Predicted 3D model of a 72-nucleotide RNA (transfer RNA) from Bacteroidales bacterium UBA1722.
The coordinates come from a structure-prediction model, not an experiment, and the mean pLDDT is 80.
The source organism's lineage runs through Bacteria, Pseudomonadati, Bacteroidota, Bacteroidia and Bacteroidales.
The sequence was found in a public genome assembly.
Its Rfam family is "tRNA". Rfam classes the family as a transfer RNA.
RNA sequence: GGUUCAUUCGUCUAAUGGUUAGGACGCAAGAUUCUCAUUCUUGUAAUAGGGGUUCGAUUCCCCUAUGAACUA
Numbered sequence: 001g002g003u004u005c006a007u008u009c010g011u012c013u014a015a016u017g018g019u020u021a022g023g024a025c026g027c028a029a030g031a032u033u034c035u036c037a038u039u040c041u042u043g044u045a046a047u048a049g050g051g052g053u054u055c056g057a058u059u060c061c062c063c064u065a066u067g068a069a070c071u072a
Base pairs, nucleotide, nucleotide: 001071002070003069004068005067006066007065010025011024012023013022018055026044027043028042029041030040031039048064049063050062051061052060
């Protein structure tokens, strides 16, 4: 240099083009407890950036960025 793959809450991980973008852990508050822990309830926060196709894009296409693998 070329080809391919990946990028979603703080972390991990789902989501046939029509979801309020779900779940687990974490964190915060409350309940329980003499206290802590456990348990329960509620909350918190996300689609790498830009453009296109579409009535509608996390999903399809293009470019860019970052990372990884293969290859010369």